[in-house]
RNA sequence: CAGAGUAAAGCACCAAGCGUGCAGUUCACUGCAUAGUGUCCGCCGAACGGGGAGUUGUCGGCAGAACGAAAAAUAUUGCGGUUUGGUGCUUGCAUCCCGCUG
Numbered sequence: 001c002a003g004a005g006u007a008a009a010g011c012a013c014c015a016a017g018c019g020u021g022c023a024g025u026u027c028a029c030u031g032c033a034u035a036g037u038g039u040c041c042g043c044c045g046a047a048c049g050g051g052g053a054g055u056u057g058u059c060g061g062c063a064g065a066a067c068g069a070a071a072a073a074u075a076u077u078g079c080g081g082u083u084u085g086g087u088g089c090u091u092g093c094a095u096c097c098c099g100c101u102g
Stems, first nucleotide, its partner, number of pairs: 001102003005093002008091010018080003021032005039065002042062005050098004071077002
C1' cells in the first nucleotide's frame, strides 16, 4: 500500500401495493384541506470493513414547523421527488488503538 466484509444510501429494471380529497365558479381555472416524499428544528435509539472504542458524519422512531398532488375515464392508462420486495451497478463504512493475509 492492497485485500478479506457489510450496516446504509443513490440510480436503473422488474413485480406487487398506497394515495389521487372538498368547495366555488366565468368550466378550466381559483381557493381550502391533506397522503407520501423531500426540507428545518427538538428528543430518543441503532449501526459503522477482523477485535475494541466511537463523532460534528450515517440511518431509524416520535413530536413540531413551513411547503405541498393530475387526472383521464369504466378497465385500464397516467400522475406522486409515493411504499415494499427482487436483480444489477455505483457510492459509503470518518477517527483512535490492536490484529490477519499478500
Overview: Model confidence (mean pLDDT): 75 of 100. THF (Tetrahydrofolate) riboswitch aptamer from a bovine gut metagenome, 102 nucleotides, folded computationally. Rfam family: THF (Tetrahydrofolate) riboswitch aptamer. Its family is annotated with tetrahydrofolate metabolic process in the Gene Ontology. Rfam describes the family as follows. Tetrahydrofolate (THF) riboswitch was first reported for Ames et al. as an RNA motif in 5' untranslated (5'-UTR)regions of folate transport and biosynthesis genes in Firmicutes genomes. The model forms 81% of the base pairs in the Rfam consensus.